c-di-GMP-I-GGC riboswitch aptamer from a Chloroflexota bacterium, 91 nucleotides, folded computationally.
Lineage of the source: Bacteria > Bacillati > Chloroflexota.
The sequence was found by an Rfam model in a public genome assembly.
C1' cells in the first nucleotide's frame, strides 16, 4: 500500500420485551433483557435518497374541518463521499 481466508483478544449491535427521558412527528437520548447482523454497523449531512411536516405557503369548505407542497427536522445499520482507526496476512 492491498486484502479479510484462518488465528486471538475484543468491539458494535437489528427486530422485538421492559423502565424512564425528549420532540408536532419523523426519531433521538438514558437504563434492562435480546442478538439479525457488522472489518469501520467509529465520526461526518459534503452529494444523492428515505421518512417526517410543529411551522410557512397554498386549495376546497358558511363553518367544524379536509387535502396539496416545502426541511430549517431526522436517518452514518440506504448508497456514494470525506476523515480516523484494532488485529493479522500479503507485497
Nucleotide at each position: 500500500u492491498u486484502c479479510g481466508a484462518a488465528a486471538a483478544g475484543g468491539g458494535c449491535a437489528a427486530a422485538c420485551c421492559c423502565c424512564g427521558a425528549u420532540g408536532a412527528a419523523a426519531a433521538u437520548c438514558g437504563g434492562g433483557g435480546g442478538g439479525c447482523g457488522c472489518a469501520a454497523a467509529g465520526c461526518u449531512g459534503c452529494g444523492g435518497g428515505u421518512c417526517u411536516a410543529c411551522a410557512g405557503c397554498u386549495u376546497c369548505g358558511u363553518a367544524g374541518g379536509a387535502g396539496g407542497c416545502u426541511a430549517u427536522g431526522a436517518c452514518a445499520g440506504c448508497c456514494g463521499g470525506g476523515u480516523u482507526g484494532c488485529c493479522g496476512a500479503a507485497c
Record summary
Its mean pLDDT, the model's own confidence on a scale to 100, is 86.